[in-house]
The prediction has a mean pLDDT of 77. The RNA shown here (FMN riboswitch aptamer (RFN element)) has 147 nucleotides and comes from a Bacillota bacterium. The organism belongs to Bacillota, within Bacteria. Its Rfam family is "FMN riboswitch aptamer (RFN element)". Rfam describes the family as follows. The RFN element is a highly conserved domain that is found frequently in the 5'-untranslated regions of prokaryotic mRNAs that encode for flavin mononucleotide (FMN) biosynthesis and transport proteins.
RNA sequence: AGGGUCCUUCGGGGCGGGGUGCGAAGCGCAGCCUUCUAUUCCCCACCGGUGGUGAUGCCUCCAUGAGAGGACGAGCCCAUCAGCCCCAGCGGUUGAUCUGGUGAGAAUCCAGAGCCGACGGUAUAGUCCGAUUGGGAGAAGGAACGA
Numbered sequence: 001a002g003g004g005u006c007c008u009u010c011g012g013g014g015c016g017g018g019g020u021g022c023g024a025a026g027c028g029c030a031g032c033c034u035u036c037u038a039u040u041c042c043c044c045a046c047c048g049g050u051g052g053u054g055a056u057g058c059c060u061c062c063a064u065g066a067g068a069g070g071a072c073g074a075g076c077c078c079a080u081c082a083g084c085c086c087c088a089g090c091g092g093u094u095g096a097u098c099u100g101g102u103g104a105g106a107a108u109c110c111a112g113a114g115c116c117g118a119c120g121g122u123a124u125a126g127u128c129c130g131a132u133u134g135g136g137a138g139a140a141g142g143a144a145c146g147a
Stems, first nucleotide, its partner, number of pairs: 003145001005143006016044004023036004027031001045127002047117002049080004058070004062065001075115002083093003097113005119130003
C1' cells in the first nucleotide's frame, strides 16, 4: 500500500393554471336552483436516489493520431436502495426508448418524438397525508491493526 475492523458526519426531487363534479350543504316545496367540493379524473405543467459504464465535444500534453492524461456526463444500458413477499439469508419480487444526425464505432453525444414511477389513506395520487424524528444503496472524513 491493498485489506478487513471500528467511529463520526452526510445521504431525494416535483402541482402552478384551467375544466369537470362523485359527494356534501342550503333555500323550503322552488329550480333538473344556489354554494362548496379532486395537487387523485380531463387539458396544460413539473420531478428524476446510489454505484458502474460513458467513441463526440471541452481542457492539458506530445512523437499530430482511431495518440496520452484530466474534468463533466444515462429516470427508461448494467447493478443496486427504499416498497412488497418470505422458510429471515449471500433468498424471491420490483417500472419505462424509439426515430433521425454525426462517426470507424452510439445503450450514454446532438435533434425530435415518446414512455415510466412501491405500499396504506382519500374522489382513482410519481408530485398531498402516513408508515418516516424511520430505513437506506452509498459518499466524505478519522482511528487503531497491518508484509